[in-house]
RNA sequence: GCAGGGGUUGUCGAGCCUGGCCAAAGACGCAGGACUUAGAAUCCUGUCCCAUAGGGGUUCGGGGGUUCAAAUCCCCCCCCCUGCACCA
Numbered sequence: 001g002c003a004g005g006g007g008u009u010g011u012c013g014a015g016c017c018u019g020g021c022c023a024a025a026g027a028c029g030c031a032g033g034a035c036u037u038a039g040a041a042u043c044c045u046g047u048c049c050c051a052u053a054g055g056g057g058u059u060c061g062g063g064g065g066u067u068c069a070a071a072u073c074c075c076c077c078c079c080c081c082u083g084c085a086c087c088a
Stems, first nucleotide, its partner, number of pairs: 001084007010028003020068001029047006048057003061077005
């Protein structure tokens, strides 16, 4: 340099193709509770921010675009992985 794959919530990892029902599955971790003499295991609830609540706000590597609406489509850039090529 060429080709392919990837970057999502504390971590891992779905979602992307076919835009909307997404603060976004699931697991782990964490917090609270149930159970237990106690602990483990198991079960329940919660876990971006604000709010007592209804609800509101901001997010998917960075920037821009399309659209009523973007994690999802398009463009540019950054970074990681794999293969090939090149150099030595």
Molecule: transfer RNA
Organism: Methanothermococcus okinawensis